């Protein structure tokens, strides 16, 4: 210090669903709630799928892959 992920330890994060609220809409903010998550942290940089007021702009990072970043420390 990299890789890597336990029958460890301390935490974290939080699907669907339900309420309020923004938005044309796909969504997304809070609050509740926990499917599950070793990056389910953050980046729209490739690809997918989605919206629209559609020569375009958005959206999604918990859809694939990609960059930084980062608790622990067995094998």
């Nucleotide at each position: 210090c990299a890789a890597c992920g336990a029958g460890a330890a301390a935490g974290g994060c939080a699907a669907a669903c339900c309420g309020a609220c923004u938005g044309c809409g796909a969504a997304g903010u809070c609050g509740g709630g926990a499917c599950g998550c070793a990056a389910a942290g953050c980046c729209a940089u490739g690809g997918g799928u989605c919206u629209c007021c559609c020569c375009g702009a958005g959206a999604u990072c918990g859809c694939c892959a990609g960059g930084c970043u980062a608790c622990c420390g067995a094998a």

Overview: This is a predicted structure of a 75-nucleotide RNA (c-di-GMP-I riboswitch aptamer) from Roseiconus nitratireducens. Taxonomically the source falls in Roseiconus (Bacteria, Planctomycetota, Planctomycetia, Pirellulaceae). Its mean pLDDT, the model's own confidence on a scale to 100, is 91. The sequence was found by an Rfam model in a public genome assembly.